[in-house]
The RNA shown here (small-subunit ribosomal RNA) has 1460 nucleotides and comes from Eucalyptus grandis. The coordinates come from a structure-prediction model, not an experiment, and the mean pLDDT is 82.
RNA sequence: AGAGUUUGAUCCUAACUCAGGAUGAAUGCUAACAGCAUGCUUAACAAACAGGAAGUGGUGUUUCCAGUGGCGGACGAGUGAGUAACGCAUAAGAACUUGCCCUUGGGAGAGGAAUAACAGUUGGAAACGACUGCUAAUACUCCAUAGGCUGAGGAGUAAAAGGAGGAAUCCUCCCAAGGAGGGGUUCGCAUCUGAUUAAUUAGUUGGUGAGGCAACAGCUUAACAAGCCAAUAAUCAGUAGCUAGUCUGAAAGGAUGAUUGGUCACACUGGGGCUGAGACACAGCCCAGACUCCUACGGGAGGCAGUAAUGGGGAAUUUUCCGCAAUGGGCAAAAAGUUUGACAGAGCAAUGCCAUAUGGAGGUAGAAGGGCCAUGGAUCGUGAACUUCUUUUCCCAAAGAAGAAGCAAUGAUGGUAUCUGGGAAAUAAGCAUCGGCUAACUCUAUGCCAGCAACCAUGGUAAUACAGAGGAUGCAAGUGUUAUUUGGAAUGAUUGAGCGUAAAACGUCUGUAGAUGGCUUUUUGAGGCUGCCGUCAAAUCCCAGGGCUCAACCCUGGACAAGUAGUAGAAACUACCAAGCUAAAGUAUAGUAAGGGUAGAGGGAAUUUUCGGUGGAGCGGUGAAAUGCAUGGAGACUGGAAAGAACACCAACGGUGAAAGCACUAUGCUAGGUCGACAUUGACACUAAGAGUUGAAAGCUAGGGGAGCGAAUGGGAUUAGAUACUCCAAUAGUCCUAGCUGUAAACAAUGGAUACUAGACACUAUGCGUAUCAACCCAUGUAGUGUUGUAGUUAACGCAUUACGUAUCUCGCUUGGGGAGUAGGUUCGCAAGAAUGAAACUCAAAGGAAUUGACCAGGGCCUGCACAAGUGGUGGAGCAUGUGAUUUAAUUCAACGAAAAGCGAAGAACCUUACCAAGGCUUGAUAUGCCGCAAAUCCUCUUGAAAGAGAGAGGUGCCUUCAAGAACGCAGACACAGGUAGUGCAUGGCUAUCAUCAGCUUAUGUCGUAAGGUGUUGGGUUAAGUCUCGCAAUGAGCACCACCCUCGUGUUUAGUUGCCACCCUUGAGUCUAGAACCCCGAAUAGACUGCCGGUGAUAAGCCAGAGGAAGGUGAGGAUGGCGUUAAGUCAUCAUGGCCCAUAUGCCCUAGGCAACACACGUGUUACAAUGGCCGGGACAAAGGAUCGCGAUCCUGCGAGGGUGAGCUAACUCCAAAACCUCAUACUCAGUUUGGAUUGCAGGCUGCAACUCGCCUGCAUAAAGCCAAAAUUGCUAGUAAUCACCGAUCUGCCAUACGGCGGUGAAUUCGUUCUCGGGCCUUGUACACACUGCCCGUCACACUAUGGGAGCUGGCCAUGCCUGAAGUCAUUACCUUAACCGCAAGGAGGGGGAUGCCAAAGGCAGGGCUAGUGACUAAAGUGAAGUGAUAACAAGGUAGCCAUAUUGGAAGGUGAGGUUG
Repeated sequence: AGAGUUUGAUCCUAACUCAGGAUGAAUGCUAACAGCAUGCUUAACAAACAGGAAGUGGUGUUUCCAGUGGCGGACGAGUGAGUAACGCAUAAGAACUUGCCCUUGGGAGAGGAAUAACAGUUGGAAACGACUGCUAAUACUCCAUAGGCUGAGGAGUAAAAGGAGGAAUCCUCCCAAGGAGGGGUUCGCAUCUGAUUAAUUAGUUGGUGAGGCAACAGCUUAACAAGCCAAUAAUCAGUAGCUAGUCUGAAAGGAUGAUUGGUCACACUGGGGCUGAGACACAGCCCAGACUCCUACGGGAGGCAGUAAUGGGGAAUUUUCCGCAAUGGGCAAAAAGUUUGACAGAGCAAUGCCAUAUGGAGGUAGAAGGGCCAUGGAUCGUGAACUUCUUUUCCCAAAGAAGAAGCAAUGAUGGUAUCUGGGAAAUAAGCAUCGGCUAACUCUAUGCCAGCAACCAUGGUAAUACAGAGGAUGCAAGUGUUAUUUGGAAUGAUUGAGCGUAAAACGUCUGUAGAUGGCUUUUUGAGGCUGCCGUCAAAUCCCAGGGCUCAACCCUGGACAAGUAGUAGAAACUACCAAGCUAAAGUAUAGUAAGGGUAGAGGGAAUUUUCGGUGGAGCGGUGAAAUGCAUGGAGACUGGAAAGAACACCAACGGUGAAAGCACUAUGCUAGGUCGACAUUGACACUAAGAGUUGAAAGCUAGGGGAGCGAAUGGGAUUAGAUACUCCAAUAGUCCUAGCUGUAAACAAUGGAUACUAGACACUAUGCGUAUCAACCCAUGUAGUGUUGUAGUUAACGCAUUACGUAUCUCGCUUGGGGAGUAGGUUCGCAAGAAUGAAACUCAAAGGAAUUGACCAGGGCCUGCACAAGUGGUGGAGCAUGUGAUUUAAUUCAACGAAAAGCGAAGAACCUUACCAAGGCUUGAUAUGCCGCAAAUCCUCUUGAAAGAGAGAGGUGCCUUCAAGAACGCAGACACAGGUAGUGCAUGGCUAUCAUCAGCUUAUGUCGUAAGGUGUUGGGUUAAGUCUCGCAAUGAGCACCACCCUCGUGUUUAGUUGCCACCCUUGAGUCUAGAACCCCGAAUAGACUGCCGGUGAUAAGCCAGAGGAAGGUGAGGAUGGCGUUAAGUCAUCAUGGCCCAUAUGCCCUAGGCAACACACGUGUUACAAUGGCCGGGACAAAGGAUCGCGAUCCUGCGAGGGUGAGCUAACUCCAAAACCUCAUACUCAGUUUGGAUUGCAGGCUGCAACUCGCCUGCAUAAAGCCAAAAUUGCUAGUAAUCACCGAUCUGCCAUACGGCGGUGAAUUCGUUCUCGGGCCUUGUACACACUGCCCGUCACACUAUGGGAGCUGGCCAUGCCUGAAGUCAUUACCUUAACCGCAAGGAGGGGGAUGCCAAAGGCAGGGCUAGUGACUAAAGUGAAGUGAUAACAAGGUAGCCAUAUUGGAAGGUGAGGUUG
């Protein structure tokens, strides 16, 4: 410090997620040890339980117990329920109090009456009492005096106590003054969320009288006044103890408030007082309530939020331990003593922090073993073993602390820390991870299963992602996970974000509070600035030093800051005071432009209706039609009348208004702008929460009006349907008046104001200069409206003096998508609805701009037998062949739009053969290695369908170091062989296809943040990215072209087996001869738009021509760029993983691949006269041939048979047909067409011809007479037509395939349309790329939510009733030791009664809130449901916004707006 995730890729916006730290944590696995810390975060839930012992009396001592009295139980310890408050924090204050402690001064005189304990009697189950009698005090009380209060006069009030044997002395007591520390109280500032809480308050606010308190005070009360608080957030609701601090962060901040310290509140819940210095009191009292326990039923007892422990709750938190040795507190007391679950310690828990160890050194045969493997090895790995050393730790034994002060005594911890000796490497390593983020990789198993996962994602047979293993990485007595918090997150932005299109400028203006504010000079010193001072407890953090062996930890010292209070100063800035100024802003004045507003008045054109006239058949409407109107006279033309609405041309990218908006003409009234000159006021300004004004269209209310148009509606069409688009009608509405509504894509998607920052061009309004009679023109200023463009800016697009630039002020708004502008609440509205405005839940994206593709029932250009023009077919028939389906024991397998289907297969009777049935083999039919025997080969017999099984006979090789070895054969065991088994979606190779289409790329440069662009686009041109010109491009590569082969012409050369003009010759180029010709082979020439003309920009090229055998690629072939289709092939071959192994391998026999209601493809033969049949006669090319081609001759009707010359081939052989011709017949017919089918008889090949071959002869003679919808080939030696040859092959189902030649056409205007393709451009919500994407209803499942007759709780306040305890007040009913009084009696006290207040409780109607609810509503989510196709392309009717209406649904339509 960043990283992952939206996309095909990019930049941006934006959210989600991760890496760090932390915790009073929990949990999984694991665990040696010391120290120091920490340990119910939940139920402020509940309060208990158990055991043991004792015969009696007296005296002394000691100890304990009860009581009086005193002090302390207000501290310490616990908890965080309540509390949003002067509760806490900080800084101040005045009207108070203070036991014990400290200092100072003074005092303690004289009397009296009781009472507990105790004793007796007695009630009660108990708790606990009652009565009688006795007694003491530092208990109680009277008098005196000091003292205090006080108008300072007096009156009233009003203290004391002694103890320690005595003394000294000490302690205590009373009064007063002061101190220290504590407490009460007041106040400034600060302290969470919600406005979907906006008004609250009645002792409430204030003064007066009275009361009351330690003290001030409406603290209380009486009468009086009517205030007080609040948008700077009162009140109400929710949540919460506060703080020093703690965690995190660079900081600002954010979160938090365990342990420690300060403080507050509470003590079962609520109320109350008493005592006291202090309480309204945790282990005190009274009352009420809930709960628990005891009971003899009459009554009683209790309060662990003290320590430990228990139950419960919970993911979760310890021992019913030891000790007062230390520190501290209490016992009004110095000491002793006593008490203290405070405290000091120990125990439990890896809960945290910190420390130490689990050994060190050497050690390669790189052992065994594991896992991997390319089988060679590398790796775990010096790791282990082994040798040697050491003993932290561990075990045993000896010694043994400090902490103790204060004369002596005193140690819980603890026989601990520490130390000495001895013993043995001995006692001690795990957890998580290894796809990316993120350090670390392989094997096996699994097969969208099991699982994993923070995010992205993974798993569907080769998973580095699941599980196991080996190895590796990280941390380490721990390590992972989970939860919470902060950081990263500049995703709430003060530091430090934004608002044209991503979320976000209110529709508009006025203006209040508020914020901000021109120039000059004063005053003050509030803000701000500077210095000093107080404070901000301690601990913590930081720095320095020190102590535990180090560290954690502890100790000592130092230091800091924000804050806050005080004080002194200066006066620049803000503010205040005062006085001025004129540039802002107004006012007055002279002009001026305009659809600015409003009121009434006037006008013509058009439309419709109506009344006449003329006239006579259609009109109207559409893509085409129909509904509709019309002989009862439409439409058309023409004259008159009426009505309502809107104002052509001018008219503009022009004007005006705050916006919405505004247009015939003139007039009345009226607002604002602008320009000019000269005055005048003098900061009067800008913005603007709340508030108010205005606000298109639609809509609503009431009354008018109603020509045209026209939601809804009704018809006609279209359509699968058509609740639409189109047509015919037509209501509300549109118009006017008076109101309401208050919204629009109310848009420039751009708030307002001010200033600054290059220009250029145009327009509107108006000045000035020049000029002029006037207008224009020209130059220039101000205000406005536009276009273009620099700097700058922006994610880009773009904006750019009318800013989206640079700055200032101010208001509004945004914080992922959906849910949702929805729900409920509130306000407004007649309604429709508007405004405000969430959450649960769900997703990892949604989005902006630009890029490259792809697509488009978009545009432009071009091309192809693509269409058109022609020609011949297919589709109909028979047959052949392939496929599907079906059948079968098997009908082996593969191929399936184009780009499968006469395809793999250039040839299934056996073989092939992979399939099926039966019979056999198991190291195998075949290969390599080992051992044994034996040479091997050959021959005969038996059995069997064959494979095979069994038996017999014969034979003895090569080499030799004499062991053996090589080849072949047989037998055996094991490694292995074998597989046309699976996966073409693991692959190589090969192939098809787009497509012989013209494209596909790269280097450097350059443009862009980038993806990418440029080049490769543009003007021409070409078959071509072919060439050329231009150009931020310049070059290059793969394709194209050319080079290659064949054909076409010439030349040279060579002439045998080919050829023959001349010579000789023959039956014959047969022979001599020849090398001219033909032909064959080789070499070479030739064609390049080279030449002329035209055209074109002068180029490239195109057109025409000449020459030429050939002319613009001469014709044909081979040649196939980058890529696409997970295209095809594991059955050509090769090959990874997997599978079979007495079988999925191998051998053999027979069968099948040839089946046959049917469907499709490819062909062939035809349907005839351009023909068929018979006879005669011609002319090729290219091939093949010794397991062969086979002449000749003989023979057969023929297929063929016999014979066997020649040929290893320019020599021999295989071999033409259409055609031509003559002659007769056929004469349009299912025929002399057509030949299927079937019968009989033959031939050939072959081991074999039944399933299942071909051929021949005779006989038989079927369908078929040119073919529906539809569809296909072909542009010249082509189509069409005619034969020939070859491969495969014993033969052949070949009509197929591949070649060869013969004869030999028609047509192309052209590119509108169909299909395919190329280039440029536009749009895009597509990128699996239109077979794309995607919207809403219905049906189903699940999830959360709203409404809901209601029901059940909780909280709050109000009113009324009742009214405990208790203070206070009143009262003389009862009672009474001290004092007064001779007495009667009194003073004072107590009880009772009454009153005010008052807790809990009751009743009533409210408010807020939580849960639940039949039914219901919308929403979300969900691999393969239904019917449609609304949006994205002009998405096929452009889309969208607000509104009204309508429809199964998306949606449609109307009037208005917008361009996204």
Its Rfam family is "Bacterial small subunit ribosomal RNA".